[in-house]
RNA sequence: GGAGUGGGCGAGGUGGUUGCUCCUUCUUCCCAGCAGAGGGGAGAGGGGGAGGAAAGUCCGAACUCCAAAGGGCAGGAUGGUCGCUAACAGCGACUCCGAGCGAUCGGAGGAAAGUGCCACAGAAAACACACCGCUCCUUCCGGUUUCAUACCUUGAAGGAGUAAGGGUGAAAAGGCGAGGUAAGAGCUCACCGUUCUGGUGGUGACACCAGGAGCACGGUAAACCCCAUCCGGUGCAAGACCAAAUUGGCCCUGAAUGAGAUGGCCCGUCUCGAGGGUGGGUAGGUCGCUCGACCUCUUGGGCAACCAAGAGGCUAGAUAAAUAACCACCCACGAACAGAAUUCGGCUUACGACCCGCUCCGGCC
RNA sequence: GCGCCUGUAGCUCAGGGGACAGAGCGACGGUCUCCGGAACCGUAGGCCGCAGGUUCGAAGCCUGCCAGGCGCGCCA
Numbered sequence: 001g002g003a004g005u006g007g008g009c010g011a012g013g014u015g016g017u018u019g020c021u022c023c024u025u026c027u028u029c030c031c032a033g034c035a036g037a038g039g040g041g042a043g044a045g046g047g048g049g050a051g052g053a054a055a056g057u058c059c060g061a062a063c064u065c066c067a068a069a070g071g072g073c074a075g076g077a078u079g080g081u082c083g084c085u086a087a088c089a090g091c092g093a094c095u096c097c098g099a100g101c102g103a104u105c106g107g108a109g110g111a112a113a114g115u116g117c118c119a120c121a122g123a124a125a126a127c128a129c130a131c132c133g134c135u136c137c138u139u140c141c142g143g144u145u146u147c148a149u150a151c152c153u154u155g156a157a158g159g160a161g162u163a164a165g166g167g168u169g170a171a172a173a174g175g176c177g178a179g180g181u182a183a184g185a186g187c188u189c190a191c192c193g194u195u196c197u198g199g200u201g202g203u204g205a206c207a208c209c210a211g212g213a214g215c216a217c218g219g220u221a222a223a224c225c226c227c228a229u230c231c232g233g234u235g236c237a238a239g240a241c242c243a244a245a246u247u248g249g250c251c252c253u254g255a256a257u258g259a260g261a262u263g264g265c266c267c268g269u270c271u272c273g274a275g276g277g278u279g280g281g282u283a284g285g286u287c288g289c290u291c292g293a294c295c296u297c298u299u300g301g302g303c304a305a306c307c308a309a310g311a312g313g314c315u316a317g318a319u320a321a322a323u324a325a326c327c328a329c330c331c332a333c334g335a336a337c338a339g340a341a342u343u344c345g346g347c348u349u350a351c352g353a354c355c356c357g358c359u360c361c362g363g364c365c
Numbered sequence: 366g367c368g369c370c371u372g373u374a375g376c377u378c379a380g381g382g383g384a385c386a387g388a389g390c391g392a393c394g395g396u397c398u399c400c401g402g403a404a405c406c407g408u409a410g411g412c413c414g415c416a417g418g419u420u421c422g423a424a425g426c427c428u429g430c431c432a433g434g435c436g437c438g439c440c441a
Stems, first nucleotide, its partner, number of pairs: 001361008009352001012330007020049012051337001055348002058346005063235001065233002075231005080094005095108005109226002114224002116220003131166002133162008142152003174192002177189003193215001194213008239287004249278005258272005294313008331334001366437007375390004383421001392408005414430005
């Protein structure tokens, strides 16, 4: 100088003035009441008052109501191993593979259960194949030569072998060397890889060692699928309680009495109206609501995540929604992302005026 | 606040792993006409909302962001 990685903090401090919101103490007034208890207003005093992400709403829970014998199907989620945890897709440690000189970072069940797909190019893309090439055989042409025949190499046709070489592709059927062969080939052998068996170590993923098998099994599961584990739905606008006004609902009444229907008329019956009573819901209010898997410190256990014990602490709770404005002094002269709304544990994303570690690489002294 | 859905050309939409991403309307140019419309012919216009990943290959699959939209209080 460059890079990697972990953590802390996050609009300074003191004083004053004016405000907002919640809690609390006192005084005073009003409502209600036999009393006790209670509700509301005003004033004064005291105290609390945004974040590391309050965000995205991506996971996991608490809590709530609904559903529900039990089991299965469907659907969804997760996916190396072991542990932590209330739980998790989170966290810790470890294993294997990959990237990097390195600190470090990323990935992870199954493709020898089955099905599908693999464009273009290429001979062939998955029960392999034969375009060029290489090799052998047969026939023909040509040449040399001969009594017959035999030999030669260039070419043509046909048949057979081959997967070494070329070429195509993201990917070509173990790699490399030696032997072997007509040419070749795990055809044979050594080493490496793969796979199987056994042993040793480890809780385990796995590692190491020994022996066997010439090797049969291309990729893709963030394609269907298979295996293992887990999952009922709903979200505080959940839900519970109190409860107007108006309209409608339901019930009761027929002493007096209104209108209509039925009927020729009366009684009767029915409907509406009238009078009285009343359930549920809404507006509104109260609870849920902030003391909780909480926070800080110490000690102990554990590599760690975390756990246990002890001591201390209380840290916003609104409902149209508060946390603000101004002044003075000090200093290092005050930046960004961003504003709680049921509550926690995580993850992800946004942000740097700043501060502190650890590690690696390069250069110089 | 809580739950859910959608982003492809100027607009409305297809395409749901195979390479030049299409259609209709619209725009522009031409033919026709005295002019305009209609009709016919042609052309341009796309980082498939953004970024990362899986795959040989992504508009489509996975993950994270961004933007827009819808529903849930409240009635007999």
Predicted 3D model of RNase P RNA and transfer RNA as a complex of 441 nucleotides.
Rfam match: Bacterial RNase P class A. The family's RNA type in Rfam is ribozyme.